Predicted 3D model of a 349-nucleotide part of an RNA (small-subunit ribosomal RNA, central domain) from an uncultured prokaryote. It matches the Rfam family "Bacterial small subunit ribosomal RNA". The coordinates come from a structure-prediction model, not an experiment, and the mean pLDDT is 90. The full RNA is in RNAcentral, with records from ENA.
Context: one part of a larger RNA
RNA sequence: CUGGGCGUAAAGCGCGCGUAGGCGGCCUGAUAAGUUGGAUGUGAAAGCCCUGGGCUCAACCUAGGAACUGCAUUCAAAACUGUCAGGCUAGAGUAUGGUAGAGGAUAGUGGAAUUUCCGGUGUAGCGGUGAAAUGCGUAGAGAUCGGAAGGAACAUCAGUGGCGAAGGCGACUUACUGGACCAAUACUGACACUGAGGUGCGAAAGCGUGGGGAGCAAACGGGAUUAGAUACCCCGGUAGUCCACGCCGUAAACGAUGUCUACUAGCCGUUGGGAGACUUGAUCUCUUAGUGGCGCAGCUAACGCAAUAAGUAGACCGCCUGGGGAGUACGGCCGCAAGGUUAAAACUC
Numbered sequence: 001c002u003g004g005g006c007g008u009a010a011a012g013c014g015c016g017c018g019u020a021g022g023c024g025g026c027c028u029g030a031u032a033a034g035u036u037g038g039a040u041g042u043g044a045a046a047g048c049c050c051u052g053g054g055c056u057c058a059a060c061c062u063a064g065g066a067a068c069u070g071c072a073u074u075c076a077a078a079a080c081u082g083u084c085a086g087g088c089u090a091g092a093g094u095a096u097g098g099u100a101g102a103g104g105a106u107a108g109u110g111g112a113a114u115u116u117c118c119g120g121u122g123u124a125g126c127g128g129u130g131a132a133a134u135g136c137g138u139a140g141a142g143a144u145c146g147g148a149a150g151g152a153a154c155a156u157c158a159g160u161g162g163c164g165a166a167g168g169c170g171a172c173u174u175a176c177u178g179g180a181c182c183a184a185u186a187c188u189g190a191c192a193c194u195g196a197g198g199u200g201c202g203a204a205a206g207c208g209u210g211g212g213g214a215g216c217a218a219a220c221g222g223g224a225u226u227a228g229a230u231a232c233c234c235c236g237g238u239a240g241u242c243c244a245c246g247c248c249g250u251a252a253a254c255g256a257u258g259u260c261u262a263c264u265a266g267c268c269g270u271u272g273g274g275a276g277a278c279u280u281g282a283u284c285u286c287u288u289a290g291u292g293g294c295g296c297a298g299c300u301a302a303c304g305c306a307a308u309a310a311g312u313a314g315a316c317c318g319c320c321u322g323g324g325g326a327g328u329a330c331g332g333c334c335g336c337a338a339g340g341u342u343a344a345a346a347c348u349c
Base pairs, nucleotide, nucleotide: 004320005319006318007303008302012317014201015200016199017198021194022193025088026087027086028085029084030083031082033081034080035077036076037075038074039073040072041071042070049065050064051063052062053061054060091191092188093187094186095185096183097182098181099180103177104176107173108172109171110154115149116148117147118146119145120144121143125136126135162169163168206247207246208245209244210243211242215241216240220236221235222234223233258316259315260314261313262312263311266294267293268292269291270290271289272288273287274286275285276284277283278281298305299304322349323348324347331342332341333340334339
């Protein structure tokens, strides 16, 4: 190389965009690079293989044949692939009219609650636990009423509901903005798919600079528990959590299931759109794009999957190859650092 695989056994890059490359719809004509057939030349001899012959046989030697799967030239074929030319509309896209949406981003606004502060009423407890204690409180706490400040998050609605490529997105209003879906026509005419490198996005934590800081809360202090208790429980509490800008680039980044396309029984729900029917309704039917539950065939080691496939096929990419050593060392690249990424071997079972 060939081969077998990747939901859970090792294995789908966290997710897009996209370069090279790979691969690519229907019809007609041309060409003849790939492809197919013939001819000629060459493919040294020996060896291998076949059939004979010679040493008494064999090994060995020897003659002829076959083979040398290849290359070059030439003639021919034209289905398929390629190339060139022309055309088409079923893929893809554009235009028109609608629809739904926590899609993104900006500025502003709102109410509930926690906390703190100020004032009133008021008096001895409050808080916390399995039980306590630390803690707070006669310098007036807790409770309750009024007022103020400030930060963060948005109860109900809320739904195997919606949107987004993924991460993710949830109060209300708003200049700006991306995508999707549906219906009917018109237009472009294969413009498509995938995608090594590359490039962008990417939860939380963490880092830098400057703000902010209500609640929560690593670290830390104290109280308990305990044989001990560097914990679980309690009282405090700083980074952080929030904002702006810049880094980091990782997660059980999960559907542990790459993207795209086609095909393959049914039944029930739900979201967005369209159409139709009548009995005009809390109605029914059809269709389309999602999102769920069952289930046949088929697949699977089983579990299970089953039109949202893990079925049947095709295109392209990524990845795996016994456990440990090890996602480590060294080197490279990236990073302010933390570290990330690429990635072995000895040895051992």